A computed fold for a 353-nucleotide part of an RNA from a Candidatus Dormibacteraceae bacterium, annotated as large-subunit ribosomal RNA, domain IV.
Context: one part of a larger RNA
RNA sequence: CCCGGGAGAAGGAACUCGGCAAAAUGGUUCCGUAACUUCGGAAGAAGGAUCGCCCGUGAGCUUGUAGGCGAACAGCCGAAGGGCUUGUGGGCCGCAGAGAAUCGGCUCUCGCGACUGUUUAUCAAAAACACAGGUCUGUGCCAAGUCCAAAAGACGACGUAUACAGACUGACGCCUGCCCGAUGCCGGAAGGUUAAGGGGAAGGGUUAGCCGCAAGGCGAAGCUCAUAUCCGAAGCCCCGGUGAAUGGCGGCCGUAACUAUGACGGUCCUAAGGUAGCGAAGUUCCUUGUCGGGUAAGUUCCGACCCGCAUGAAUGGCGUAACGACGGGAGCGCUGUCUCCUCCCGGGACUCG
Numbered sequence: 001c002c003c004g005g006g007a008g009a010a011g012g013a014a015c016u017c018g019g020c021a022a023a024a025u026g027g028u029u030c031c032g033u034a035a036c037u038u039c040g041g042a043a044g045a046a047g048g049a050u051c052g053c054c055c056g057u058g059a060g061c062u063u064g065u066a067g068g069c070g071a072a073c074a075g076c077c078g079a080a081g082g083g084c085u086u087g088u089g090g091g092c093c094g095c096a097g098a099g100a101a102u103c104g105g106c107u108c109u110c111g112c113g114a115c116u117g118u119u120u121a122u123c124a125a126a127a128a129c130a131c132a133g134g135u136c137u138g139u140g141c142c143a144a145g146u147c148c149a150a151a152a153g154a155c156g157a158c159g160u161a162u163a164c165a166g167a168c169u170g171a172c173g174c175c176u177g178c179c180c181g182a183u184g185c186c187g188g189a190a191g192g193u194u195a196a197g198g199g200g201a202a203g204g205g206u207u208a209g210c211c212g213c214a215a216g217g218c219g220a221a222g223c224u225c226a227u228a229u230c231c232g233a234a235g236c237c238c239c240g241g242u243g244a245a246u247g248g249c250g251g252c253c254g255u256a257a258c259u260a261u262g263a264c265g266g267u268c269c270u271a272a273g274g275u276a277g278c279g280a281a282g283u284u285c286c287u288u289g290u291c292g293g294g295u296a297a298g299u300u301c302c303g304a305c306c307c308g309c310a311u312g313a314a315u316g317g318c319g320u321a322a323c324g325a326c327g328g329g330a331g332c333g334c335u336g337u338c339u340c341c342u343c344c345c346g347g348g349a350c351u352c353g
Base pairs, nucleotide, nucleotide: 001348002347003346004345005344006343007342008341010339011338014337019334027051029049030048031047036041038171052092053091054090055089056088057087058086059085060084061083062082063081067077068076069075093097105332106331107330108329109328110327111326112324113323117129118128133169134168135167136166137165138164139163145155146154147153172319173318174317175316177249178248179247182246183245184242185241186240187239188238191237192236193235197231198230203225204224205223206222209218210217211216250268251267252266253265254264277311278308289305290304291303292302293301
């Protein structure tokens, strides 16, 4: 010096990112317990008192001897004695009686998630996942969906829409606004577009033949090449619907008899311009915003304000009792965390053998 442990004057979080670690609390019986609340809780709230041993004595329960009642070898009562529980009077000892060990620290406030659960085997246990509950969509049974496609077979299900499957949200309470222009989905089928295919006009190649002195030209049928108009579904275009579908939810200028502000007006754009609620937020850049609270002193915290850089309603909004090895702030208790370190015990390291 390292590891494990014991003790500590005065102070008591001044330590530190942070009370991390340690200390403290701790059992039993009795007393006593607030806000809030979904009336269950919150509660072991908080905060107090008690506790050993010895000698008496009371009560209750139990067992049940002697004895009693009884026709009874049913049954019942029941001194004494034993066991258990619970009072009460007196006495004794120590610093200490839950004498050791085991064995909650507590309170206030905010955020998030309702809750018990689940998770990164081996750095993350959480505000992530799940969850009852809510909503939408699909599916009428050889169901939809799934086992890569297809077949058989199977799950779904020996179920049948109060069922099954998919998606989102996430107890409960109060609620969940506007936009269907875009994208998706659903419905429509008049018109436009459109594949294979159907259909086959004109045209090209070849050449019997004809023309030509020749070079060459023309050229039917057949075969063949190529192919237009036309007829061809769904889809797309098109016409509607649909937001607890993917998503979106404005700008500028002026205006009231101090000033300031702007209920009001004008104008441009849009599919429509953010409603209720919440708001410097787990979201606020400027920012340690401003005011209030708490501290002697507070970039954190709580309560407000609202100029929301860039909140907002099932990518749910706002509340919420209970719950949490979750996160932020404050206090009481307690302490070697610290001021500021010291001593002791055990095991290492180290030196010597």